[in-house]
RNA sequence: CUUAUCAAGAAAGGCAGAGGGAUUGGCCCUGUGAAGCCUUGACAACCUGUACUGGAUAAUAUUCAGUAAAAGGUGUCAACUCCAACCAUGACGGUACCGUCAUGGGAAGAUAAG
Numbered sequence: 001c002u003u004a005u006c007a008a009g010a011a012a013g014g015c016a017g018a019g020g021g022a023u024u025g026g027c028c029c030u031g032u033g034a035a036g037c038c039u040u041g042a043c044a045a046c047c048u049g050u051a052c053u054g055g056a057u058a059a060u061a062u063u064c065a066g067u068a069a070a071a072g073g074u075g076u077c078a079a080c081u082c083c084a085a086c087c088a089u090g091a092c093g094g095u096a097c098c099g100u101c102a103u104g105g106g107a108a109g110a111u112a113a114g
Base pairs, nucleotide, nucleotide: 001114002113003112004111005110006109011040012039013038014037015036019029020028021027023085024084025083026082041077042076043075046073047072048071050068051067052066053065054064055063056062081108086105087104088103089102090101091100092099093098094097
C1' cells in the first nucleotide's frame, strides 16, 4: 500500500505497584489493585495443514466454493472499534446561525492475509 472483518464471543492465579481505555473532547475503568511480565485457561476461525461435499478438468494431479473440526501460525478475553470527531439527510429547540437527537456514508484506528 491492497483486500477482508470490526453489534457476537471468551479470565483465573502469581510478580509488581499507578495508571489505563491509539489521538483530541467526552464518558468510563482502576489500591475491592492500572500498565507491564509470567503461568494456566478460554473465545474465535483470518492463514497453514486435516476430513468431507459440490463445480471446473482427461484426471485419484491442480484449482474454485462450501461444511466440519481445532493440530500449527497469529489475534482476542470491561463498555458496539466505549461514544463523538468530517459530510449528507431528517426531526426538535431557540429570530438569519447554532445546539441536541436519529439514520446513512466517510476518516482514523485495530486484526488478519498478501